[in-house]
Molecule: transfer RNA
Organism: Prosthecobacter sp.
RNA sequence: GCGGCGUUAGCUCAGUGGUAGAGCGGCUGCUUUACACGCAGUUGGUCGGGAGUUCGAAUCUCUCACGCCGCACCA
Numbered sequence: 001g002c003g004g005c006g007u008u009a010g011c012u013c014a015g016u017g018g019u020a021g022a023g024c025g026g027c028u029g030c031u032u033u034a035c036a037c038g039c040a041g042u043u044g045g046u047c048g049g050g051a052g053u054u055c056g057a058a059u060c061u062c063u064c065a066c067g068c069c070g071c072a073c074c075a
Stems, first nucleotide, its partner, number of pairs: 001071007010024004018055001025043006048064005
């Protein structure tokens, strides 16, 4: 340099055009002498940045950035 895959909640991930979700975590309460477990409630997002298409974009297209993998080139 070329190609492929990926970037969504604090972490791990789902969601592939029509209200953004799950598990774990955080917080509060109950329970306990206390902790853990358990139960109830609650907390969570510029969907990597920008632009385009569309009535409507996390989702499609272009571009940039970052990560992983493969190939090529130089030495």